[in-house]
RNA sequence: GGGGGCGUAGUUCAGGGGGAGAAUGCUUCCUUGGCGUGGAAGAGGUCGUGGGUUCAAUUCCCACCGCCUCCA
Numbered sequence: 001g002g003g004g005g006c007g008u009a010g011u012u013c014a015g016g017g018g019g020a021g022a023a024u025g026c027u028u029c030c031u032u033g034g035c036g037u038g039g040a041a042g043a044g045g046u047c048g049u050g051g052g053u054u055c056a057a058u059u060c061c062c063a064c065c066g067c068c069u070c071c072a
Stems, first nucleotide, its partner, number of pairs: 001071007010024004018055001026042005048064005
C1' cells in the first nucleotide's frame, strides 16, 4: 500500500428499513436475625464520525477514524 471482517447500555453481544433489545453488572424494594440465593421495579444508549438514497436509516451506499485478520 491492497483485500476482508467488526464498531449498538459499564461489560459480552443480538437486531439488518418504521417499537432500540437480551444476559450480566448498577440502584431501590420484598424475602433473611444478617449475608448470599431467589423475586419485583427502575436508571443507564448522539447504534464510531461525516455525507448520500428514502416519506422514514442502527439497518442500504460512499468516504474517513479505530480494532482484528490476510496478501505484499